[in-house]
A computed fold for a 318-nucleotide part of an RNA from a Candidatus Kerfeldbacteria bacterium, annotated as large-subunit ribosomal RNA, domain IV.
The RNAcentral record of the full RNA draws on ENA.
NCBI's taxonomy places the organism under Bacteria, Bacteria candidate phyla, Candidatus Kerfeldiibacteriota.
Context: one part of a larger RNA
RNA sequence: CCCUCGUUUAGGAACUCGGCAAAACAGCGGACGUACCUUCGGUAUAUGUCCUCCCCACUUUAUGUGGGGCGCAGCGAAUGAUCUCAAGCGACUGUUUACCAAAAACACAGGUCCCUGCUAAAUCGCAAGAUGACGUAUAGGGGCUGAUGCCUGGCCAGUGUCAGAACGUUAAGGGGAGAGGUUCACGCCUUGAUCCGAAGCGCUGACGAACGCCGGCGAUAACUAUAAUCGUCCUAAGGUAGCGAAAUUCCUUGUCGGGUAAGUUCCGACCUGCACGAAUGGCAUAACGACUUGAGAACUCUCUCAACGAGGGACUCG
Numbered sequence: 001c002c003c004u005c006g007u008u009u010a011g012g013a014a015c016u017c018g019g020c021a022a023a024a025c026a027g028c029g030g031a032c033g034u035a036c037c038u039u040c041g042g043u044a045u046a047u048g049u050c051c052u053c054c055c056c057a058c059u060u061u062a063u064g065u066g067g068g069g070c071g072c073a074g075c076g077a078a079u080g081a082u083c084u085c086a087a088g089c090g091a092c093u094g095u096u097u098a099c100c101a102a103a104a105a106c107a108c109a110g111g112u113c114c115c116u117g118c119u120a121a122a123u124c125g126c127a128a129g130a131u132g133a134c135g136u137a138u139a140g141g142g143g144c145u146g147a148u149g150c151c152u153g154g155c156c157a158g159u160g161u162c163a164g165a166a167c168g169u170u171a172a173g174g175g176g177a178g179a180g181g182u183u184c185a186c187g188c189c190u191u192g193a194u195c196c197g198a199a200g201c202g203c204u205g206a207c208g209a210a211c212g213c214c215g216g217c218g219a220u221a222a223c224u225a226u227a228a229u230c231g232u233c234c235u236a237a238g239g240u241a242g243c244g245a246a247a248u249u250c251c252u253u254g255u256c257g258g259g260u261a262a263g264u265u266c267c268g269a270c271c272u273g274c275a276c277g278a279a280u281g282g283c284a285u286a287a288c289g290a291c292u293u294g295a296g297a298a299c300u301c302u303c304u305c306a307a308c309g310a311g312g313g314a315c316u317c318g
């Protein structure tokens, strides 16, 4: 000096990306008591207060002293939470990158759309055959969303799906008017129009919890500012409710308020949304979370700032 561990005056997060690590309170013992919120189940062991075998006395009233009683032992064994406030995300229990990621990712119950009438659809296989299923639409398969609550707006022009059958187009094929070659001829060979001729495409329509998309410019109110309003161009239609500097905001440490002595983080608002937005779901949400973020109590060698000690190394000598 390193590793593991222990103790410490005063302070108590000043450390640090971050209370990481450590410490400490408490202890699925008993009594009392228990808020906000809530889906009325919870939250909840909330938080918090008191007791710690029984009896007596004293006192400096303390985690006190002395005496007595019972038992091996008194929260009589063992096991056995730090807590609170606020926000984000995901409803939850679960699952996952065996060996750098456990999560906000996956799944989920629920919702919705599409296909499937049974020799089902779908899947594996060249086939036989098998799964589906010894099931039968309250069933099976696939896509998206993801408890619950309130909701889920406009656009069918493009792409896609479905339906339609009149017309147009359209292959092989059918058909064969005709044309050509050859031949004395019969024939043989080649070519061949109108016409008939499927799906598809064109066409018509529907469909968004199908793929998707959801504007610009100029002017206007008796201060100013702003624009309920008007004009104009374009479009299939021009983003509704709700939310909003957000896990989304570049400018940006936006502005205002709160918290701090001091706050690029955090919370509440505003809306100028570079570039939110409604099952690629929108917004809320009790409970839950080894999730993420901010604040506080308690506690501490994390730190101010170091000191001492134990064990094991390293090192020196043998």
Base pairs, nucleotide, nucleotide: 001313002312003311004310005309006308007307008306010304011303014302019299029051030050031049032048037042039147053069054068055067056066057065058064070074075080082297083296084295085294086293087292088291089289090288094106095105110145111144112143113142114141115140116139122131123130124129148284149283150282151281153214154213155212158211159210160207161206162205163204164203167202168201169200173196174195178191179190180189181188182187215233216232217231218230219229242276243273254270255269256268257267258266